The prediction has a mean pLDDT of 85. The part of an RNA shown here (large-subunit ribosomal RNA, domain II) has 692 nucleotides and comes from Glycomyces lechevalierae. It was read from a public genome assembly.
Context: one part of a larger RNA
RNA sequence: GCCUGCGAGUUAUGGUAUGCCGCGAGGUUAAGCCGUGUGGUGGAGCCGGAGCGAAAGCGAGUCUGAAUAGGGCGUUGAGUGGUGUGUUGUAGACCCGAAGCGGGGUGAUCUACCCAUGUCCAGGGUGAAGCGGCUGUAAGAGGUCGUGGAGGCCCGAACCCACCUAGGUUGCAAACUGGGGGGAUGAGGUGUGGGUAGGGGUGAAAGGCCAAUCAAACUCCGUGAUAGCUGGUUCUCCCCGAAAUGCAUUUAGGUGCAGCGUCGCAUGUUGCUCCGUGGUGGUAGGGCGCUGGUUGGGUGAUGGGCCGUGUCGGUUACUGAGCUCAGCUAAACUUCGAAUGCCAUGGUGUUGAGUGCGGCAGUGAGUCGGCGGGUGAGAAGAUCCGUCGUCGAGAGGGAAACAGCCCAGAUUACCGGCUAAGGCCCCUAAGGGUGCACUGAGUGGAAAAGGAUGUGGGGUCGCGUUGACAGCCAGGAGGUUGGCUUAGAAGCAGCCACCCUUGAAAGAGUGCGUAAUAGCUCACUGGUCGAGUGGUUCUGCGCCGAUAAUGUAGCGGGGCUGAAGUGCACCGCCGAAGCCGUAGCAAUGCCAGGUUCCUAUGGGAGCUUGGGUUGGGUAGGGGAGCGUCGUACAUGGGGUGAAGCUCCGGGGUAACCCAUGGGGUGGACUUUGUACGAGUGAGAAUGCAGGC
Numbered sequence: 001g002c003c004u005g006c007g008a009g010u011u012a013u014g015g016u017a018u019g020c021c022g023c024g025a026g027g028u029u030a031a032g033c034c035g036u037g038u039g040g041u042g043g044a045g046c047c048g049g050a051g052c053g054a055a056a057g058c059g060a061g062u063c064u065g066a067a068u069a070g071g072g073c074g075u076u077g078a079g080u081g082g083u084g085u086g087u088u089g090u091a092g093a094c095c096c097g098a099a100g101c102g103g104g105g106u107g108a109u110c111u112a113c114c115c116a117u118g119u120c121c122a123g124g125g126u127g128a129a130g131c132g133g134c135u136g137u138a139a140g141a142g143g144u145c146g147u148g149g150a151g152g153c154c155c156g157a158a159c160c161c162a163c164c165u166a167g168g169u170u171g172c173a174a175a176c177u178g179g180g181g182g183g184a185u186g187a188g189g190u191g192u193g194g195g196u197a198g199g200g201g202u203g204a205a206a207g208g209c210c211a212a213u214c215a216a217a218c219u220c221c222g223u224g225a226u227a228g229c230u231g232g233u234u235c236u237c238c239c240c241g242a243a244a245u246g247c248a249u250u251u252a253g254g255u256g257c258a259g260c261g262u263c264g265c266a267u268g269u270u271g272c273u274c275c276g277u278g279g280u281g282g283u284a285g286g287g288c289g290c291u292g293g294u295u296g297g298g299u300g301a302u303g304g305g306c307c308g309u310g311u312c313g314g315u316u317a318c319u320g321a322g323c324u325c326a327g328c329u330a331a332a333c334u335u336c337g338a339a340u341g342c343c344a345u346g347g348u349g350u351u352g353a354g355u356g357c358g359g360c361a362g363u364g365a366g367u368c369g370g371c372g373g374g375u376g377a378g379a380a381g382a383u384c385c386g387u388c389g390u391c392g393a394g395a396g397g398g399a400a401a402c403a404g405c406c407c408a409g410a411u412u413a414c415c416g417g418c419u420a421a422g423g424c425c426c427c428u429a430a431g432g433g434u435g436c437a438c439u440g441a442g443u444g445g446a447a448a449a450g451g452a453u454g455u456g457g458g459g460u461c462g463c464g465u466u467g468a469c470a471g472c473c474a475g476g477a478g479g480u481u482g483g484c485u486u487a488g489a490a491g492c493a494g495c496c497a498c499c500c501u502u503g504a505a506a507g508a509g510u511g512c513g514u515a516a517u518a519g520c521u522c523a524c525u526g527g528u529c530g531a532g533u534g535g536u537u538c539u540g541c542g543c544c545g546a547u548a549a550u551g552u553a554g555c556g557g558g559g560c561u562g563a564a565g566u567g568c569a570c571c572g573c574c575g576a577a578g579c580c581g582u583a584g585c586a587a588u589g590c591c592a593g594g595u596u597c598c599u600a601u602g603g604g605a606g607c608u609u610g611g612g613u614u615g616g617g618u619a620g621g622g623g624a625g626c627g628u629c630g631u632a633c634a635u636g637g638g639g640u641g642a643a644g645c646u647c648c649g650g651g652g653u654a655a656c657c658c659a660u661g662g663g664g665u666g667g668a669c670u671u672u673g674u675a676c677g678a679g680u681g682a683g684a685a686u687g688c689a690g691g692c
Base pairs, nucleotide, nucleotide: 001692002691003690004689005688006687011091012090013089014088015087016086017085018084019083020082021081022080023079026047027046028045032041033040034039051058052057061073062072063071064070094232095231097229101222102221103220104219105218106217112196113195114194115193116192117191118190119189120188121186123155124154125153126151130147131146132145133144134143135142159183160182161181163180164179165178166177167176198214200210201209202208235625236624237623238622239621240620245258246257247256248255249254259363260362261360262359263358264357265356266355267354270353271350272349274347275346276345277344278343279342280341285336286334287333291330292329293328294327295326296325297324298323299322303318304316305315306314307313308312366391368389369388370387371386372385373384374383375382396407397406398405411584412583413582414581416580417579418578422574423573424572425558426557427556431571433570434569435568436567437566438565444560450544451543454541455540456539457538458537459536460535461534462533463532471528472527473526474525475524477501478500479499482496483495484494507522511520512519585615586614587613588612590611591610592609593608594607595606596605597604598603626681628678629677630676631675632674633673634672636670637669644665645664646663647662648661649658650657651656
């Protein structure tokens, strides 16, 4: 991992709601007793039948109160016992799961320390004290040579330890092996016997060790501890169908109440949509009259400076209040002011609409997108609100692929049809569609500030057959080398001025150039040529700006250029589980008909036919069924072969079924109907056991 089996809402007793049954202004017994029946008895008690008040108490009323006032709670509709079901309280209460807490015991054969008693430590080295000889001293001290054999002394086996490294890491081994390393007469190692026990021991102290377990051992019990947490929770079909919000919470991943779902009863259009009518408001926008902010101009008080002098004046390119003109600005400004919204009302369409009461919930982590905002940086697949939508709980088509985008809401079948979004050259269903333009960049098929005689269209201002623009030919002069400056400054380093003359025209000079001149050139003018030529602005499509990591790699690919790109207009077609067609199934507080029953007529309940409508669905609510085991009653089958197993055949909307079937195996039970009762359905729980 697979297979098989086992594996989770139970039981008791209260409350409550509801279906059914009994009796009914009543209903019902409990324990017990008799003793074995589906029994009898037992009326204590409980619920109902009257309430109000704290109570005395009064009573269809009562309490409050001074009140014959008002108000509160009552008076008006039947209960009660059983039983099934939903749910809830108490119990382990759907199942499994802690770490832990308490009590009683068991452990020191491992290990820590201690006690008693034994035992072990090759060999080599060093050479303390003491003692002796000699020497030395006045005597000592001292020196030297011997002797001696001390030491948590030295080297190093056994023995003990475990510092480094390599291997090992489903190992030889739940701590080992190899090679090195440390101690090795000591606080040494070790044998045997004994002692200390769990909030306790022992500890040269690491929270170490106390039997592979230690920040409190192990074992049994309390015990099914508790778990607002995680996981799991077993057959089918039908109807409806949420929430991720508000308030509160030692609350934030929990819970309570409300909101939203479902089921029942009641009410009966009160709901929603659209249209009309009448209201409401201070947002968007606008505005500057108010409150603030703010730019420029005019006027200019006050203050400062300066002057003269004091009964105070004058002045100022300073300051700048107030007033005034023009302009801008505001979530906490408003003389104004929409759209949408909201309220009321009349009508219309629609409704598995609304509302009230009651049973049962789930939800209370939301998500992305559009729009209006706050925070942030007018960042975020950010975060927090409002509003609408999607997903959540939604399949199908499109967006290459892609919960939240676009289209569209899947009852079933069909080798039928029409469309939506999006598409129609090939991959790939449908147009190498039509007309007119644009783009030349593979732009299309990523991007900014900024840049540019790219190119199409529009406007506007110039010049132009009295000849423009571009090119070519020619002129481009004189006063004068203007003055200053300077070594020089002659149009052309710089400063100042920028005149006059001749002329068709020519600057006291546009650029290059020289040391300075020179030289070239331009402006300007004539000729030649012969028709357009410049500036500016708006706009369409392009260009540059443009650099990344496996391999083109920023059209899904091929590939595409009067397009298979872009714009406008048009005609077709394809395209979904949408819509239509045909045929079925189911639901239905809808409409019409038929029929049965109950009702004094109205009407109600059940069944059925036709039509209409509806049938995506998680949590969840409601309904109807299938199957397993057993019991009771009834009913069949079976050695001429039951159940079970197996192969085929057949049926049903599903769970499933076949006694309307057949073959094999098997060898004794079993089917069907009604009712009842459950140890009643397996794929998941790192589930449990076994097998492979």